[in-house]
RNA sequence: GGCGCUAUAGCCAAGUGGUAAGGCAUUGGUCUGCAACACCAUGAUCCCCGGUUCAAAUCCGGGUGGCGCCU
Numbered sequence: 001g002g003c004g005c006u007a008u009a010g011c012c013a014a015g016u017g018g019u020a021a022g023g024c025a026u027u028g029g030u031c032u033g034c035a036a037c038a039c040c041a042u043g044a045u046c047c048c049c050g051g052u053u054c055a056a057a058u059c060c061g062g063g064u065g066g067c068g069c070c071u
Stems, first nucleotide, its partner, number of pairs: 001070007010024003018054001027041004047063005
């Protein structure tokens, strides 16, 4: 220098155009003599900017970070 993959909640992670699943953790509550366990509840303008569309996490263009391949 060229090419590919990837970025979603504090962490892991699903979601191939129609209101963003789940688990762990956090916090509040129930339970308990106090705890632990268990149960209930609790949060995301989806890396940034622009475009297409009635509608974008999703499609397109350009950036940024990470990983890898070629030279």

Predicted 3D model of a 71-nucleotide RNA (transfer RNA) from uncultured Ruminiclostridium sp. Its Rfam family is "tRNA". Rfam's curators write: Transfer RNA (tRNA) molecules are approximately 80 nucleotides in length. By type it is a transfer RNA.